The RNA shown here (transfer RNA) has 72 nucleotides and comes from a Candidatus Peregrinibacteria bacterium. The sequence was found in a public genome assembly. It matches the Rfam family "tRNA". By type it is a transfer RNA. Its family is annotated with triplet codon-amino acid adaptor activity in the Gene Ontology.

RNA sequence: UCCCGUUUAGCUCAGUGGUGGAGCACUUCCCCGUACAGGAAGCGGUCACUGGUUCGAUCCCAGUAACGGGAG
Numbered sequence: 001u002c003c004c005g006u007u008u009a010g011c012u013c014a015g016u017g018g019u020g021g022a023g024c025a026c027u028u029c030c031c032c033g034u035a036c037a038g039g040a041a042g043c044g045g046u047c048a049c050u051g052g053u054u055c056g057a058u059c060c061c062a063g064u065a066a067c068g069g070g071a072g
Base pairs, nucleotide, nucleotide: 001071002070003069004068005067006066007065010024011023012022013021018055026042027041028040029039030038048064049063050062051061052060
């Protein structure tokens, strides 16, 4: 310098165009002599950023950034 991939909740990851989910974590309550375990409910993300396409974008396209891999 060029090519490819990834970027979604505190963490690990789903989500193939119609208002964003799971597990763990966290909070409250129940249970228990207490703790752990278990049960119920809840909190938490303008989906890395900027544009474009579309009636409508986490999803499609382009660019930028970070990280990882490859080629020279």